[in-house]
This record gives sequence, C1' cells and structure tokens, in this order.
RNA sequence: GGGCUCGUAGCUCAGCCUGGUUAGAGCACCCGGCUCUUAACCGGGGGGUCAGGGGUUCGAAUCCCCUCGAGCCCG
Repeated sequence: GGGCUCGUAGCUCAGCCUGGUUAGAGCACCCGGCUCUUAACCGGGGGGUCAGGGGUUCGAAUCCCCUCGAGCCCG
C1' cells in the first nucleotide's frame, strides 16, 4: 500500500442481510421484599439515540460515501 471482518448500556452481545412498535437481553449497579445477617432467590428502577461526519429516503442502528479505531490476511 491492497483486501476482509468488526465498532450498539459499565461489561459480553442480539438486532443490520429484507429500512417502519418509543432501541433490546444477560451480567453489573440502585431501591424494595424474603432472611438474625450476608449470599441466593423474588419484584421494581436508572443507564446508550447505535465509533464520528455527510448523503439517499416520508422514515436510517439497518442502504451509500468519507474519516477514525480494533483484529485478520496479502504484498
């Protein structure tokens, strides 16, 4: 230098291919219940507008372009 994959909540990921509920799950965190207490278990809650920017569209996490970052392969 070229090619491919990836970037979504504090962490691990789903959703993307086929655009359309108000973006989700588990764990973690907070509150409550249970318990002598803790843990476990049960109930509830907060937390991201999807790596950044631009474009297409009535509508974009999802399609297109550029940039940044991570990994792998080729030279």
Model confidence (mean pLDDT): 81 of 100. The RNA shown here (transfer RNA) has 75 nucleotides and comes from a Candidatus Micrarchaeota archaeon. The source organism's lineage runs through Archaea, Nanobdellati and Microcaldota. Rfam family: tRNA. Its family is annotated with triplet codon-amino acid adaptor activity in the Gene Ontology. Rfam classes the family as a transfer RNA.